[in-house]
Molecule: transfer RNA
Organism: Candidatus Atribacteria bacterium MT.SAG.1
C1' cells in the first nucleotide's frame, strides 16, 4: 500500500434476510442468617465507535471515518 473480520451496559457476548436493544457477570438496594459468604428478589446503567445518507422506520443497509485484529505483497 492492498483484501478482509471486528466496534453494542463496567466486564464477556446476543439481538440478521429493517420493525420499540436483552442475557450472564460485576456495581446498589432488599430478603434470607447470630453475622459473612454462597442462594434468592428488585434497581440502576446504552446517543450501538465517529459523521453523513437511504426509508415510515437502522444495531441492521450504503458512502466517509477512526480505533484493534489478520492475511498478501
Nucleotide at each position: 500500500g492492498c483484501c478482509g473480520g471486528c466496534g453494542u451496559a463496567g466486564c464477556u457476548c446476543a439481538a440478521u434476510u429493517g420493525g420499540a436493544a436483552g442475557a450472564g457477570c460485576a456495581a446498589c438496594g432488599g430478603a434470607a442468617u447470630c453475622g459473612u459468604a454462597a442462594u434468592c428478589c428488585g434497581u440502576a446503567g446504552g446517543u450501538u465507535g465517529u459523521c453523513u445518507g437511504u426509508u415510515c422506520a437502522a444495531c441492521u443497509c450504503a458512502g466517509a471515518u477512526c480505533g484493534c485484529c489478520g492475511g498478501c505483497u